[in-house]
RNA sequence: ACUCGAAAAAGGCAAACCAGCCGAAAGGCUGGGACGCAAAGCCACUGGCCUACGUCACGGGACUCCCGGGAUACGGUAGCAGGGUUGCCGGG
Numbered sequence: 001a002c003u004c005g006a007a008a009a010a011g012g013c014a015a016a017c018c019a020g021c022c023g024a025a026a027g028g029c030u031g032g033g034a035c036g037c038a039a040a041g042c043c044a045c046u047g048g049c050c051u052a053c054g055u056c057a058c059g060g061g062a063c064u065c066c067c068g069g070g071a072u073a074c075g076g077u078a079g080c081a082g083g084g085u086u087g088c089c090g091g092g
Stems, first nucleotide, its partner, number of pairs: 002092004012037002017032006035079001041085003045082003048077003054072003058068004
């Protein structure tokens, strides 16, 4: 440097759920809590998935407004996968 995670040690992270806060929502943050994780460290670059405040077009009511479903990421997800990047211990 590359590759692997069988056994082990030092440690690390923390799903669901609960509380508080932020957000239109998806979701996030903090504390509690552990289902799991060898990158479950970091980055939305590619694909997927989730959401739709706003915007667009449509239908209805009847007028600068309200209701309904539809499309849309500029919002999310790194614990969906790929990619990028850094890194602990151990084997080869």